Model confidence (mean pLDDT): 83 of 100.
Transfer RNA from an archaeon, 73 nucleotides, folded computationally.
The sequence was found in a public genome assembly.

[in-house]
RNA sequence: GGGCCCGUGGUGUAAUCUGGUAGCAUUGCACGUUCGGGACGUGUAGAUUCGAGUUCAAAUCUCGGCGGGCCCA
Repeated sequence: GGGCCCGUGGUGUAAUCUGGUAGCAUUGCACGUUCGGGACGUGUAGAUUCGAGUUCAAAUCUCGGCGGGCCCA
C1' cells in the first nucleotide's frame, strides 16, 4: 500500500441477510420471602462507535471517518 471481517446497557449476546415497539442472560438498586443471610421471586435502572445520504420510517441499506482483528504485499 491492497483485500476482508467486526463495533449494541457495566459484562456477554440476539435482532442486520429480508428496514417497522432494540430482546435475553448477568450485574446494580428497591421490595417480597427469612430470626438474619444465601438461594429464589417481583419490579426498576442502563445500550445500537461517529458523521452524511436514501426512505414515511435506519442498529439494519449506501458513502466517509474512528477503533479492533485477519490475510496479501